[in-house]
Small-subunit ribosomal RNA, central domain from a metagenome, 348 nucleotides, folded computationally. Rfam family: Bacterial small subunit ribosomal RNA. The RNAcentral record of the full RNA draws on SILVA. Model confidence (mean pLDDT): 85 of 100.
Context: one part of a larger RNA
């Protein structure tokens, strides 16, 4: 390379959007680039293969044929691919009238609890643990009552909902994205995938300015212990919060790329539609999500099984023994931390 693969053995990019490129529905017509058929020219000779022949055989040599799978020209075919113009509506999108939702951004606002501050009542302990001590308290703590500040939103809450992923949860409101069911008025293949590019991207971290209740790396003290740079306790700074900017990584996981079609069922649940029954409701049915169980098939097994890891097609990404190593060097990006790309010697 041809292959064979990627849930757990090496291997799916963290996610989206989209450029180039790849790939692509139904009907009829033209063209003939790909495709197929015929003919002509060429495809040197030698070599090769087949059939003969000559050196006593063979190697070697000679003759004939085939082959030279190719290229060029020309004449045709038109199923498929392509292309040109035309039509269609089953893919895709728009419209119309609907309901669901912690989807996003901004503003406002609410109650419980914790802590601190201020004021009142009140007096000797409080707190902590396996047991203690450090700690707090007669300068009046703990407890209790009133007011203020800050951050987070118990119950509802659910293998429930929404979002591309990261993620999203008190309540109200403004702006705003997407999905879904119904209808069938409109467009008429506008689809799909997507190297680069661009955008988003938990937590920690960085910069500037605020904020700081609780929690809490670092740190200090008390215990435990042979020791204890820990687990336990008392404190406690960055940080956690807000605004703007950077960073760009995670077991960023369903360890499962995206899209389309097909392939037994059963049973929950969420959002719609239709039909029946007299009804809160129940039954049947149909779309779209989200779970469990289970055939066929697949799989090394575990298991997956209409939400496939089954059967097929299209496109992208990635893998190719372990260590060395996600290291070195170089390059790009970054304020830095570092990120991305990414070897080899050597060794088993």
């Nucleotide at each position: 390379c041809u292959g064979g693969g990627u849930g757990u053995a090496a291997a799916g990019g963290g996610a989206g959007u989209g450029u180039a490129g790849g790939u692509g529905g139904c009907c009829a017509u033209g063209c003939a680039a790909g495709u197929c058929a015929g003919a002509a020219g060429u495809g040197a000779a030698a070599a090769u293969c087949c059939g003969g022949g000559g050196c006593u055989c063979a190697a070697c040599c000679c003759c004939g044929g085939a082959a030279c799978u190719g290229c060029u020209u020309u004449u045709g075919a038109a199923a498929c691919u392509g292309u040109a113009a035309g039509g269609c509506u089953a893919g895709a999108g728009u419209g119309c009238a609907g309901g669901a939702g912690g989807g996003g951004u901004g503003a406002g606002u609410g109650g419980a609890a914790u802590u601190c501050c201020u004021a009142g009542u009140g007096u000797a302990g409080c707190g902590a643990u396996g047991a203690a001590a450090u700690g707090c308290g007669u300068a009046g703590a703990u407890a209790u009552u009133a007011g203020g500040a800050g951050g987070a939103c118990a119950c509802c809450a659910g293998u429930g909902g929404c979002g591309a992923a990261g993620g999203c949860g008190g309540c109200u409101u403004a702006c705003u994205g997407g999905a879904c069911g119904g209808u069938a008025a409109c467009u008429g293949a506008c689809g799909u995938u997507g190297a680069g590019g661009c955008u988003c991207g938990a937590a920690a971290g960085c910069g500037u300015g605020g904020g700081g209740a609780g929690c809490a790396a670092a740190c200090a003290g008390g215990a435990u212990u042979a020791g204890a740079u820990a687990c336990c306790c008392u404190g406690g700074u960055a940080g956690u919060c807000c605004a703007c900017g950077c960073g760009g990584u995670a077991a960023a996981c369903g360890a499962u790329g995206a899209a389309u079609g097909c392939u037994a069922g059963g049973u929950g649940u969420c959002g719609g539609g239709g039909a029946g029954c007299a009804a809160a409701g129940c039954u049947c049915u149909u779309c779209g999500g989200u779970g469990c169980c289970g055939c066929c098939g697949c799989a090394a097994a575990c298991g997956c099984a209409u939400u496939a890891a089954g059967c097929a097609u299209u496109c992208c990404a990635c893998c190719u023994g372990g260590g060395g190593a996600g290291u070195a060097c170089g390059u790009u990006c970054g304020c830095a931390a570092g990120a991305a790309u990414g070897a080899a010697a050597c060794u088993c």